Molecule: small-subunit ribosomal RNA
Organism: uncultured prokaryote
RNA sequence: AACGAACGCUGGCGGCGUGUUUAAGACAUGCAAGUUGAACGGGGAAUUUUUGAAGCUUGCUUUGGAAUUAUAUUCCUAGUGGCGGACGGGUGCGUAACACGUGAGCAACCCUCCCUGAAGUGGGGGAUAGCCCGGGGAAACUCGGAUUAAUACCGCAUGUGAUCUCCGCAUGUGGUCCUAACGGAUCAAAGGUGGCUUCGGCUACCGCUUUGGGAUGGGCUCGCGGCCUAUCAGCUUGUUGGUGAGGUAACGGCUCACCAAGGCAGCGACGGGUAGCUGGUCUGAGAGGACGAUCAGCCUCACUGGAACUGAGACACGGUCCAGACACCUACGGGUGGCAGCAGUCGAGAAUCAUUCACAAUGGGGGAAACCCUGAUGAUGCAACGCCGCGUGGAGGAUGACGGCCUUCGGGUUGUAAACUCCUGUCAUCUGGGAGUAAUGCACGGGGGAGUAAGAUGCCUCCGUGCCUGAUAGUAUCUGAAGAGGAAGGGACGGCUAACUUCGUGCCAGCAGCCGCGGUAAUACGAAGGUCCCGAGCGUUGUUCGGAUUUACUGGGCGUAAAGAGUACGUAGGCGGUGAGGUAAGUCAGAUGUGAAAGCCCAGGGCUCAACCUUGGAACUGCAUCCGAUACUGCCUUACUUGAGUAAUGGAGGGGCAUCUGGAAUUCACGGUGUAGCAGUGAAAUGCGUAGAUAUCGUGAGGAACACUAGUGGCGAAGGCGAGAUGCUGGACAUUUACUGACGCUGAGGUACGAAGGCCAGGGUAGCGAAAAGGAUUAGAUACCCUUGUAGUCCUGGCAGUAAACGGUGCUCGCUUGGUGUGGGGAGGUUCGACCCUCUCCGUGCCGGAGCUAACGCGUUAAGCGAGCCGCCUGGGGAGUACGGCCGCAAGGCUAAAACUCAAAGAAAUUGACGGGGACCCGCACAAGCGGUGGAGUAUGUGGCUUAAUUCGAUCCAACGCGAAGAACCUUACCUAGGCUUGACAUGCGUCUCUAAGCCGUUCGAAAGGCGGUGAGUGGCCUCUUUCCACAAUUCGCACAGGUGCUGCAUGGCUGUCGUCAGCUCGUGUCGUGAGAUGUUGGGUUAAGUCCCGCAACGAGCGCAACCCCUAUGUUCAGUUGCCAGCGCGUAAUGGCGGGGACUCUGGACAGACUGCCCAGUUCAACUGGGAGGAAGGUGGGGACGACGUCAAGUCAGUAUGGCCCUUACGCCCAGGGCUGCACACGUACUACAAUGCCCAGCACAAUGUGAACCGAUACCGCAAGGUGGAGGAAAUCCUUAAAACUGGGCUCAGUUCGGAUUGUGGGCUGCAACUCGCCCACAUGAAGCUGGAAUCGCUAGUAAUGGCACAUCAGCUACGGUGCCGUGAAUACGUUCCCGGGUCUUGUACACACCGCCCGUCACAUCAUGGGAGCCGGCCGCACCCGAAGUGUCCUCAAUUCGUACGGCCCUAAGGUGUAGCUGGUAACUGGGAUG
Repeated sequence: AACGAACGCUGGCGGCGUGUUUAAGACAUGCAAGUUGAACGGGGAAUUUUUGAAGCUUGCUUUGGAAUUAUAUUCCUAGUGGCGGACGGGUGCGUAACACGUGAGCAACCCUCCCUGAAGUGGGGGAUAGCCCGGGGAAACUCGGAUUAAUACCGCAUGUGAUCUCCGCAUGUGGUCCUAACGGAUCAAAGGUGGCUUCGGCUACCGCUUUGGGAUGGGCUCGCGGCCUAUCAGCUUGUUGGUGAGGUAACGGCUCACCAAGGCAGCGACGGGUAGCUGGUCUGAGAGGACGAUCAGCCUCACUGGAACUGAGACACGGUCCAGACACCUACGGGUGGCAGCAGUCGAGAAUCAUUCACAAUGGGGGAAACCCUGAUGAUGCAACGCCGCGUGGAGGAUGACGGCCUUCGGGUUGUAAACUCCUGUCAUCUGGGAGUAAUGCACGGGGGAGUAAGAUGCCUCCGUGCCUGAUAGUAUCUGAAGAGGAAGGGACGGCUAACUUCGUGCCAGCAGCCGCGGUAAUACGAAGGUCCCGAGCGUUGUUCGGAUUUACUGGGCGUAAAGAGUACGUAGGCGGUGAGGUAAGUCAGAUGUGAAAGCCCAGGGCUCAACCUUGGAACUGCAUCCGAUACUGCCUUACUUGAGUAAUGGAGGGGCAUCUGGAAUUCACGGUGUAGCAGUGAAAUGCGUAGAUAUCGUGAGGAACACUAGUGGCGAAGGCGAGAUGCUGGACAUUUACUGACGCUGAGGUACGAAGGCCAGGGUAGCGAAAAGGAUUAGAUACCCUUGUAGUCCUGGCAGUAAACGGUGCUCGCUUGGUGUGGGGAGGUUCGACCCUCUCCGUGCCGGAGCUAACGCGUUAAGCGAGCCGCCUGGGGAGUACGGCCGCAAGGCUAAAACUCAAAGAAAUUGACGGGGACCCGCACAAGCGGUGGAGUAUGUGGCUUAAUUCGAUCCAACGCGAAGAACCUUACCUAGGCUUGACAUGCGUCUCUAAGCCGUUCGAAAGGCGGUGAGUGGCCUCUUUCCACAAUUCGCACAGGUGCUGCAUGGCUGUCGUCAGCUCGUGUCGUGAGAUGUUGGGUUAAGUCCCGCAACGAGCGCAACCCCUAUGUUCAGUUGCCAGCGCGUAAUGGCGGGGACUCUGGACAGACUGCCCAGUUCAACUGGGAGGAAGGUGGGGACGACGUCAAGUCAGUAUGGCCCUUACGCCCAGGGCUGCACACGUACUACAAUGCCCAGCACAAUGUGAACCGAUACCGCAAGGUGGAGGAAAUCCUUAAAACUGGGCUCAGUUCGGAUUGUGGGCUGCAACUCGCCCACAUGAAGCUGGAAUCGCUAGUAAUGGCACAUCAGCUACGGUGCCGUGAAUACGUUCCCGGGUCUUGUACACACCGCCCGUCACAUCAUGGGAGCCGGCCGCACCCGAAGUGUCCUCAAUUCGUACGGCCCUAAGGUGUAGCUGGUAACUGGGAUG
């Protein structure tokens, strides 16, 4: 885009078309083929004539009869006869065929009716329907007798003519012509009507007979064309041909007898499946592809099968006979029927109409005609089934109304849309008028013509007049009327694809053409608003073509994506060098015939337009014939040498086959020497060995393989070929002449060769070695490793026929820049010669240009540019499988599907990530050390358990002395109980007046709270009071407050971590089709992407470093509360005092360090090593500082915040309890286990900090905790003494003078309150623990270790935690193999959620399709046999003049039966694999 469509929602009108695609299923009812009386005899009716009777109105009515005698007609009709029922109408079962299409042929044919020509139409005969009589039967129907007509039937005559026969010429056959004999035989007929009549006939027309020609229609034959299947490869016996005969309208094996053995087939016979064919229709740019409704041409069929009759024509849709199935009637004896005609019914189905009107038109049949018949046809009806046209209103109209929807709450949108105003009147409705389609025909009159001897009737034609004919239909159409009045929906809105928001839902419900949406903020589901598209339709489904160059003729491919056969030889076929001549098959040109109409296209015309109809043209790309052209191809002839081949000469080679020979090594046997191991492995064990192994020497046996040479070297078609010699033999190459003269290339089928492994038969067997055994390894180990070891490996003969049989690259030929190796040969230059150099031919490699390629890559050995031929491919899986066939001894091979299933499978390259890949580098990462944890007790946190509650969060590193720098109440979020409801807190509005704070009371209460009482106002307007207004307060009410309720996976902010690791990027340029790359890689160097050099890159940014702070040294300035050298005063003593700024110290400013200097190394670059000076030396030490990003990391309970949820409660207040609960497990700490220690006594030296509800001195009390007290201190002034260390003494290795848990008693302190549940002191008690398994942590110098001090929080404290401070103060680092983490480069990848990835197979379960399967059930077909209706033919018989015919026999044969073979389908216990979950 299309449709004979169907389904869903919706539906105003008209025109033109279309309408059982399925069950060729079955059919009730009506109709669809009759006509002719001018062929015939009857019958009937009416009229007329004649006659009788009656009535009478006396010429009328009624009625009857007669003869059929006559009359004159008219009408109807069963039957006989004629013509037509072979057309028209329907269907598509069958058919793969001369069925159809196209073009030829019939000299091998027929043809009713029609046209035309010629000639005739004489004279007879016997029957039979009907009618009548009789019989049978339910009916259908039928039998017998009598009688009768014809255009029915039959002889005879005639013979224009036709047919047959004979003869001559001629001929391939046939035909034609001529001539002669004018020879023989056979064959016709019907009348009817009209007119006239002298009644004898004549005449016209319609008929009839014979025959020639034409036309029409048909029959037969041939060339070419158009489906699938080779898993159908051979088919055929009347088959192929001949002779003769029969038969037919006609040719012919069409049929028969005989003879011959042919015929068809890879250009697809035979078989199977499917199918009516065509003009055309749909699609497509075309070429093609699909289809074959309506219309038209041809064919086919008529319930199924068979058969003939009649006829011009049938083997006959509405005819006959037989058989069968089905249905109906029946009196059970017997009969009847055939909608695939038009309507209609049932059934089937997703689905397809009226039991209508008319012969008015067109056409057909009959008839002389009128006319009759016609479900052909013309019309109408139904159905949006399709195409086309029209309408559902038009113009104005902004407060941009209401309502709806959205909202950032301002507004926006629906939207000029509506309302409203002014118009119009198509269609529908009503009223009135109203066509065309009609021409003929008949009658009358007239003219002309043919015709006739002449006329007439009649015929033909023309003119005039009159009469008659319309189903559609009162329709089309026209006029008038009224009123916007009666007339809009469907689908879509994530992308493709035009069109977006809100709500609901919450991986549910659902959507979906593909991708895919939905797990609480869905433009994707459902609804709404809005928008978009189309519009009386719109969507969905189905089907065809297109897009699809995705079967590629136009117009594809095969190195790696699917795809080159394992290799060669070669048949058919395809293709083929140069010159000349011929021919004209292909090819080209012209002409002729044909190519039906319709359709398509173009130009006109008619319906108002269009659809539709119509006229003309063009086209129909085709086929056939004729005449030409001859370049190319073909064919024939002839010639040539360049393709191909032969000969000659020569060298190279693991080319092949056979025979013979050789040495090294392994193993075995024997002998000698010799002793305890050998062998084997990661380590072992099995194994061998004291019966003497291994080792070693000698001799021998046997089999297999041939070290070095050896080489991207050689040979071969491929497989493949490697010791040496001989023989036989194939091929290639080079050189040079000579010869043949296209002999060539490829190659479907076919044939041969064909590694390893395998099979058969016979040998052989040293080593190796499937299977097997044993030992190990392992969770297991039917493996890898080890010890043995059989087939096999080897030889001979045969089979098999496959490989990653690979260059993953078919063979042949030609053309197209190069460089450099190597094998074989030739020529030249040079040389004495060799080497060497140059050129060239054939092989074999590497690198690369153009070009090609998706890229990788290929690149004269092409995957480049061309030619020829073959093979192969067409998404992945199923599957190289099943079935079938062929081959094989088997194993198996070759050929080779489908159902079903997936939306991918695949190629190449890119960036990452990863690797029990590689290279380099770093880090307390390992190593080297020191000290711990893990064991004990206690503290603390977590899990678990428990509980009314044990609030919540944090969970590998990166949760667990974490949030918490302080849980007895409070905190507090949890639980129990009691209370409050505009609320504990904020703002606003309205309302209330007395009340708020405070105080007092209360027989309520645990408190909160409840209840009662008492109790002030401020400001303004004003002089003041009352009033009023405002503020504050209260009461009540409304908005709202409030929530540590949920979501850290909706968020902000902050933080952790990789990681203080050295990385992460950008602009421009360049490279690449692109993703991307380059820069950022490389060589050095660094702590560092730090710096240097190089480089298609050049620059830049965030990171690194530096800038900041503390600390180490110095200078300068300034000295109080700090200091005290010198001067002075004073004390028992003390910077206590006067003074001083020197020193320490304090705190401002400044200096200093930068690889600056020297040496060495280096590219004389960066830098590194060493040195000097210096307080400090190579970032001096420490801190703050954390790139792009990762982990949906952590936090909604710090605060903020979207959404959701609660609102007399999930909010608020309060008492008590809980967060502290304890079989247990883990983390982090403290104290220890002791002698480098503990205890006692003495004694020395700090720094950071804190202090007013605070720090608190001297003094006194208490054993102590502490108490009393209060000097001093808002601080360099007071609080304010460090401890370890050191000195002296004791303890002497023990559960202790270690250790201090636990418990008891008595005290102290804080606080409203120490029961749950605080800390401290004293006395008493004195547990575990004697250095800690596997494992694991920290630390590289003022560090670890160790000792104390201070502070935050805080009433107090669980602090042994945290944050800081100072004292004492080590050991070790060879080094980077390994563990862990990280960085850079590189490599592989089937990973990208990125190795915690991906993914394979069995087993279990479920579902689906399928193969096999003992069988069972159908369908089709072959063969053999049986039976055999009807019917044609034939024989016999009968009767005969002929025609003809009963019974019977024979041949053919439908249906039926039996047996057997094949093909095909269904089903089946069980079974095999496959797919999906």